[in-house]
Context: one part of a larger RNA
Molecule: small-subunit ribosomal RNA, 3' major domain
Organism: uncultured bacterium
RNA sequence: UGGCGGGGACCCGCACAAGCGGUGGAGCAUGUGGUUUAAUCCGAAGCAACGCGAAGAACCUUACCCGGCCUUGACAUCCCGAUGAAUGUACAGUAAUGUGUACAGGACUUCGGUACAUCGGAGACAGGUGGUGCAUGGUUGUCGUCAGCUCGUGUCGUGAGAUGUUGGGUUAAGUCCCGCAACGAGCGCAACCCCUGCCCUCAGUAGCCAGCAGGUAAAGCUGGGAACUCUGAGGGGACUGCCCGGGAUAACCGGGAGGAAGGCGGGGAUGACGUCAAAUCAUCAUGCCCCUUAUGGCCGGGGCUACACACGUGCUACAAUGGCGGAAACAGAGGGAGGCAGCCCCGUGAGGGUGAGCGAACCCCAAAAAUACCGCCUCAGUUCGGAUUGUAGUCUGCAACCCGACUACAUGAAGCCGGAAUCGCUAGUAAUCGCGAAUCAGAAUGUCGCGGUGAAUACGUUCCCGGGUCU
Numbered sequence: 001u002g003g004c005g006g007g008g009a010c011c012c013g014c015a016c017a018a019g020c021g022g023u024g025g026a027g028c029a030u031g032u033g034g035u036u037u038a039a040u041c042c043g044a045a046g047c048a049a050c051g052c053g054a055a056g057a058a059c060c061u062u063a064c065c066c067g068g069c070c071u072u073g074a075c076a077u078c079c080c081g082a083u084g085a086a087u088g089u090a091c092a093g094u095a096a097u098g099u100g101u102a103c104a105g106g107a108c109u110u111c112g113g114u115a116c117a118u119c120g121g122a123g124a125c126a127g128g129u130g131g132u133g134c135a136u137g138g139u140u141g142u143c144g145u146c147a148g149c150u151c152g153u154g155u156c157g158u159g160a161g162a163u164g165u166u167g168g169g170u171u172a173a174g175u176c177c178c179g180c181a182a183c184g185a186g187c188g189c190a191a192c193c194c195c196u197g198c199c200c201u202c203a204g205u206a207g208c209c210a211g212c213a214g215g216u217a218a219a220g221c222u223g224g225g226a227a228c229u230c231u232g233a234g235g236g237g238a239c240u241g242c243c244c245g246g247g248a249u250a251a252c253c254g255g256g257a258g259g260a261a262g263g264c265g266g267g268g269a270u271g272a273c274g275u276c277a278a279a280u281c282a283u284c285a286u287g288c289c290c291c292u293u294a295u296g297g298c299c300g301g302g303g304c305u306a307c308a309c310a311c312g313u314g315c316u317a318c319a320a321u322g323g324c325g326g327a328a329a330c331a332g333a334g335g336g337a338g339g340c341a342g343c344c345c346c347g348u349g350a351g352g353g354u355g356a357g358c359g360a361a362c363c364c365c366a367a368a369a370a371u372a373c374c375g376c377c378u379c380a381g382u383u384c385g386g387a388u389u390g391u392a393g394u395c396u397g398c399a400a401c402c403c404g405a406c407u408a409c410a411u412g413a414a415g416c417c418g419g420a421a422u423c424g425c426u427a428g429u430a431a432u433c434g435c436g437a438a439u440c441a442g443a444a445u446g447u448c449g450c451g452g453u454g455a456a457u458a459c460g461u462u463c464c465c466g467g468g469u470c471u
Stems, first nucleotide, its partner, number of pairs: 007471007015461002019425005026316008034307002042053002064302007073125001077124002079121006087104006107114002127291002130289003136285002138280003141276001143274001148187006154163003167178003193268004198236007212223003239262001242256005318418001322377005328371001334365003339358002344353003384415001389410007431453007
């Protein structure tokens, strides 16, 4: 000077408290440990590993195992020789790659050859998801969107260093005001950026009978219109600006008016100096070390999907605020050409046939669901719950045995609200309801988004956890 204290003072945060819903019990999904295995590839390890890298393991991916094969190599640059192509097709052979055979097939030229490619040869080299994240770059997590971290000059101190940055108020904030041997400044805070909430202007191949006309079984369907909604470009709007009170006449705080909105309006992007020898050599790059007929390369099959167990994260439930059936409504944000696919026909259904329209405010995916209405069920392991299993199918794909998703019928398990313990959330939030997208041939209960319905509670800061300032 820091750090730490079951020292003190002050102050914050869903930190506690107050509330609502969960996890921990059940079944299943998924990740991990462990065990098993020829292999169950590798990494991640308290918070900050464990639906994490993986935005998608049947082959491929794939790095693992077994077997078969290649050796200048799947890929790059260079040398010599031979061939003439490259490339395509067919055949033989194999589990497959490797391998062998045949046919078709050229360009430039000074006629020496050249470009290109294949084969053979020699090496230089290639190659390595082999090691070291404790040799590194880059990137990332975390404390933490916490309010801090520093510098120049001056002053003080022998010096380390202090001062400034402390103090009195105030704030979400080292935010601002006042004071002060300090005066200034930088990185952070805030603002500038994006979305959203109100209004205006401009613009109208989506919206409007708003006003006119036509027209229908019903349609903005047509003429037409630019009002409204909306779309998307530009502007306005909020600044403690106004009033009252408090405060030191300050900063600021409380209340009020007007306003779509107040005192940071809501959300996002944005992460200071640093900490954890934190994470990553398997995104990539890279020093050093190691392998070089193998630790490189190719292919077939298997494995990453195993299962006495243990843990994390989820989904579905245990029902009547519910389940089932019927019939009726109301979104937003997205995606679509090797694609999305209306209508119609077939099928109980998954789906099949056909292919209209649409590179999409135009057509399609598309039905939103919870909800309201009518009816059944009447507390029962049930008309709750759907695991498991059997049979028959559909689709994708070369191929669903290991190991896909979905459908129909049958089967109907555990489960009657969960011990100790523990998690999230302060408002359009929690809870609950559905919809979409990325990845993707196919394969979500995960992830990232979108809207619908829509609460309760916060006295307070003694206590638990984390953090800040002074001492």